[in-house]
RNA sequence: CGAGGUGUUCAGACAGUCGCGGCGGCAAAGGCGAAAGCCUGCCGAUGAGGAAAGUCCGGGCUCCACAGGGCGAGGAUAACGGGUAACGCCCGCCGAAGGCGACUUCAGGAAAAGUGCAACAGAGAUAUACCGCCUUUCUGUCUGCUUCGGCGCACAGGGAGGUAAGGGUGGAAAGGUGAGGUAAGAGCUCACCCGAUGGCUCGAGAGUGCCCAUCGCUGUAAACUCUAUCCGGAGCAACACCGCUAUGGGGACAUUGGUUGGCCCGACCGUCCCCGAGGUGGCUUGAUCGCCGCGGCAACGCGGCGGCUAGAUAGAUGACUGUCAAGACAGAACCCGGCUUAUAGAACAGCUCGCAGA
RNA sequence: CGGGGUGUAGCGCAGGUGGUAGCGCACUUGACUGGGGGUCAAGGGGCCGCAGGUUCAAGUCCUGUCACUCCGACCA
Numbered sequence: 001c002g003a004g005g006u007g008u009u010c011a012g013a014c015a016g017u018c019g020c021g022g023c024g025g026c027a028a029a030g031g032c033g034a035a036a037g038c039c040u041g042c043c044g045a046u047g048a049g050g051a052a053a054g055u056c057c058g059g060g061c062u063c064c065a066c067a068g069g070g071c072g073a074g075g076a077u078a079a080c081g082g083g084u085a086a087c088g089c090c091c092g093c094c095g096a097a098g099g100c101g102a103c104u105u106c107a108g109g110a111a112a113a114g115u116g117c118a119a120c121a122g123a124g125a126u127a128u129a130c131c132g133c134c135u136u137u138c139u140g141u142c143u144g145c146u147u148c149g150g151c152g153c154a155c156a157g158g159g160a161g162g163u164a165a166g167g168g169u170g171g172a173a174a175g176g177u178g179a180g181g182u183a184a185g186a187g188c189u190c191a192c193c194c195g196a197u198g199g200c201u202c203g204a205g206a207g208u209g210c211c212c213a214u215c216g217c218u219g220u221a222a223a224c225u226c227u228a229u230c231c232g233g234a235g236c237a238a239c240a241c242c243g244c245u246a247u248g249g250g251g252a253c254a255u256u257g258g259u260u261g262g263c264c265c266g267a268c269c270g271u272c273c274c275c276g277a278g279g280u281g282g283c284u285u286g287a288u289c290g291c292c293g294c295g296g297c298a299a300c301g302c303g304g305c306g307g308c309u310a311g312a313u314a315g316a317u318g319a320c321u322g323u324c325a326a327g328a329c330a331g332a333a334c335c336c337g338g339c340u341u342a343u344a345g346a347a348c349a350g351c352u353c354g355c356a357g358a
Numbered sequence: 359c360g361g362g363g364u365g366u367a368g369c370g371c372a373g374g375u376g377g378u379a380g381c382g383c384a385c386u387u388g389a390c391u392g393g394g395g396g397u398c399a400a401g402g403g404g405c406c407g408c409a410g411g412u413u414c415a416a417g418u419c420c421u422g423u424c425a426c427u428c429c430g431a432c433c434a
Base pairs, nucleotide, nucleotide: 001354002353003352004351006349007348008347009346010345012324013323014322015321016320017319018318020047021046023044024043025042026041029040030039031038032037049329053340054339056338057337058336059335060334061235062234063233064232068265069264070263071262074231075230076229077228078227080092081091082090083089094108095106096105097104098103109226110225114224115223116220117219118218130167131166132163133162134161135160136159137158138157139156140155141154143152144151145150175193176192177191178190179189180188194216195215196214197213198212199211200209202207239281240280241279242278248275249274250273251272252271253270257269258268259267260266288307289306290305291304292303293302294301295300359430360429361428362427363426364425365424368383369382370381371380377414385401386400387399388398389397390396407423408422409421410420411419
């Protein structure tokens, strides 16, 4: 210099004018409403995200009996060791795959417990003899010998048997290569290699190995299933309070029924549909953020100091002007921890490979 | 905002337990009729919303994503 790979941060900047939301201070009367309650002025500081998104996981919070007993079903997760409030998340490590490498990816338990499936093709799909090869027997043909009874060689066809080397089909065909062996063959035997299980070594463990023994067993569990672990339901339109009146009206079902998503026990409640239908809280100080120190490889934990950073309810966070610049994906709605998806560009710090120079 | 469901031919729907996708209407051609309608016969039209994965094989199983659609407010 070129090509890559990992992590972190930012997400147009500055100034001015006007406007909007909630908050604090000041001021005071008025308006709307049946009431609860709400609105109107001035000043000040403040006001979207890394994903606010998808709602895919895990929690907090609220109600159902704070969540109960028994049986069954269902769902989720999946190497190992840690972290965490918890997780299907994160970190470390093991194994496999990819890459020269930095590094990346993995729904990564069990197919040697059982069941199912493997279409088409192919002889045969978890087991097989179609072609081929070999042995034997019968028949026929050619031919040789003959003591005329037969015997032998070759070929063709039929029968009985052996074989899993070769052919072809398929995603997959009974470990691979070589040698021996055989009638022909074959882990039939041997050497090397591959794989599985058990023992031993090392390791906290998953695992590992120039070790030993036994064995050669198809694939599929994002098919049923088995093993291990975990799981009550609903969700802020939850829920609580206030006001109004009519303790509403109409209809349906009736000791069945509803909630506890199945059944039994137990607990609570009559149940369902239509009409009508205002306000306040819940609401943002929190498993919070920043810096420093210590422990840990890390995720993370502990301690100290400092900070407060939107809270609407038809839903604010905007518009215009000037300079620089040319700008993506995208807008909170109860709140957190993650994951996934979308995303123009910019900056920083390590790392790898190649070339060149010192 | 929260919670469900559905995407298959022009339209309405099956197939959802992996093995190469059908039904009805519509469309095209032919026959019957002088012609239309109608009937009969034959036929065409699909990458199962999109992308990726598991598998020998995916409409079906899994993940992500897009679109459409339904339900949920108060008051005993």
Two RNAs folded together computationally: RNase P RNA and transfer RNA, 434 nucleotides in total. Model confidence (mean pLDDT): 77 of 100. Rfam match: Bacterial RNase P class A. The family's RNA type in Rfam is ribozyme. From the family's description: Ribonuclease P (RNase P) is a ubiquitous endoribonuclease, found in archaea, bacteria and eukarya as well as chloroplasts and mitochondria.